Predicted 3D model of a 118-nucleotide RNA (c-di-AMP riboswitch aptamer (ydaO/yuaA leader)) from a soil metagenome.
[in-house]
């Protein structure tokens, strides 16, 4: 100076050597009517955040391939290259959902910054 991500900015008080407290804006998520949907299918539990899923094969819990999804220095689209397809949470329970209610603002990291059109 950037990148992934919702995970940023501002104000006040305090503090002035280990990072506090409160408030606002912004961004993101969950619960939650009528109507609509579902006509149920409840241990084969169910559900949520997220791109992070499906199928096939193999020397099988791992790997490979394809499809599909995600990221890559103004933004969008196309082409191309390179990467990723994890992890966690709720706790027997939730379709959508106006009003309303509640919650998060962490963590990780260095793309060579290609080409064309607008």
């Nucleotide at each position: 100076c950037g990148c992934c991500u919702a995970a940023u900015c501002c104000c006040g008080c305090a503090a002035u050597g280990u990072g506090g407290c409160g408030g606002g804006a912004g961004c993101g998520g969950a619960g939650g009517a009528c109507c609509c949907a579902a006509g149920u299918u409840u241990c084969u539990g169910g559900g949520g955040u997220g791109a992070a899923c499906u199928u096939c094969u193999c020397u099988u819990c791992g790997a490979g391939a394809a499809g599909c999804g995600a990221g890559u220095a103004u933004u969008u689209u196309c082409c191309g290259g390179c990467u990723c397809g994890a992890a966690c949470c709720c706790g027997u329970c939730a379709g959508c959902u106006a009003a309303c209610u509640c919650c998060g603002c962490a963590g990780g990291u260095g793309u060579a910054a290609g080409g064309a059109a607008a």